Context: one part of a larger RNA
């Protein structure tokens, strides 16, 4: 710098998906002859210039002559094995239809509380402490606390079950019923007839926190506030308080250690063992047990890979095809511009200088 070499942890996989451009693309068989291969053409590739050889200036620079050379170039003539184009055809790839079932916290909406628990009100019974720490204080209480009983009240969250478990693309998803919807997986059957992969912008979903409107507020808590610690504590850590927020609606927000720090997708490459889902056989009266299969989801381990840890059919093994991304370390995800956003800010993303 590079067509190079790379991306689990060193720099460096897009947080996820749907998909346009576009690249790349199953089995057979006929055509064409772009690609591609081959022949051929004194077709063209101006001269110089560079090489090679000779001359000419005393030499050389320079100068002259031959020659060679210069190319993803044309004409024509030929192969068709491979790719393409264009025709038929085939199911393996990809999709879909019916049939039987499965199994899931998989999305929205309603409802119902259900029951534990916090707290806060009323009422009863009852008296001096509670509370709360490493010790304490602050805090609460003789205007009856705390404890205990009965009643109500109002939000949030759903113990057991629960799991190394399952579902979802991913973020995530967990009380119960009801509606409405998505996706998967098994076993048999048909059917289209390559319809397939990725995917540059693009659309779109996207946890917490955070805004904006209007709600709602038990408990938990940034900020504050005290009260302890300490030589000081504007702090961490403890206490006693407590606003936002956390909950719901409806609209921004677009971010993360959004992580399996591992992109889709497909093929190929010993095993053993749990495990959730279905299906075949055998064996049983039946639970269930052998056994084999297909889908997910652990652990352990061959070969192989790895700088080492480690990975090993859910590969980080061995190949393909496409996207992203990487290219010393600070400066800096800063700056400036642009795009988006009320804002916060996000995206896009330098350089100077400096080791």
């Nucleotide at each position: 710098c590079u067509g190079g070499g790379g991306c689990g942890u060193a720099a460096a996989g897009g947080g996820c998906g749907c998909g346009u451009a576009g690249g790349c693309g199953g089995g057979a068989u006929g055509g064409c002859a772009a690609g591609u291969c081959g022949g051929u053409c004194g077709g063209u590739g101006a001269a110089a210039u560079c090489c090679u050889u000779c001359g000419g200036c005393u030499c050389a620079a320079c100068c002259g002559a031959a020659g060679a050379a210069c190319g993803u170039c044309g004409g024509c003539c030929g192969a068709u094995a491979c790719u393409g184009c264009c025709g038929u055809u085939c199911u393996u790839g990809a999709g879909g239809g019916g049939a039987u079932g499965c199994a899931g916290a998989g999305g929205a909406g309603a409802u119902u509380g259900g029951g534990a628990a916090u707290c806060c009100c009323c009422g009863g019974u009852g008296u001096a402490g509670c509370g709360g720490u490493g010790a304490a204080a602050u805090g609460u209480g003789u205007a009856g606390a705390g404890a205990u009983c009965g009643g109500g009240a109002g939000g949030a969250a759903c113990a057991c079950c629960g799991g190394u478990g399952g579902c979802g693309a991913a973020g995530g998803c967990g009380g119960g019923u009801c509606u409405c919807u998505g996706g998967g997986c098994a076993u048999c059957u048909c059917c289209u007839g390559a319809c397939g992969c990725u995917g540059a912008g693009g659309c779109g979903c996207g946890a917490a926190a955070g805004c904006g409107u209007g709600g709602g507020g038990a408990g938990c808590a940034a900020a504050c506030g005290g009260g302890a610690u300490u030589a000081g504590a504007u702090a961490c850590c403890c206490c006693c308080g407590g606003u936002a927020g956390u909950c719901c609606a409806c609209g921004c927000u677009g971010u993360a250690a959004a992580c399996g720090a591992u992109g889709a997708c497909g093929a190929c490459u010993a095993g053993g063992u749990g495990u959730g889902g279905g299906g075949g056989g055998g064996g049983u009266u039946a639970g269930u047990c052998c056994u084999u299969u297909c889908c997910g989801u652990g652990c352990c381990g061959c070969a192989g890979c790895u700088a080492a840890c480690g990975c090993a059919u859910u590969a980080a093994g061995u190949c393909g095809u496409c996207c992203g991304c990487c290219u010393g370390g600070g400066g800096a995800g800063u700056a400036c511009g642009g795009c988006c956003g009320c804002a916060a800010g996000g995206u896009u993303g330098a350089a100077a200088c400096u080791c």

Notes
The part of an RNA shown here (small-subunit ribosomal RNA, central domain) has 355 nucleotides and comes from an uncultured bacterium. The prediction has a mean pLDDT of 84. RNAcentral holds the full RNA, with entries from ENA, Greengenes and SILVA. Its Rfam family is "Bacterial small subunit ribosomal RNA". Gene Ontology terms of the family: structural constituent of ribosome and ribosome.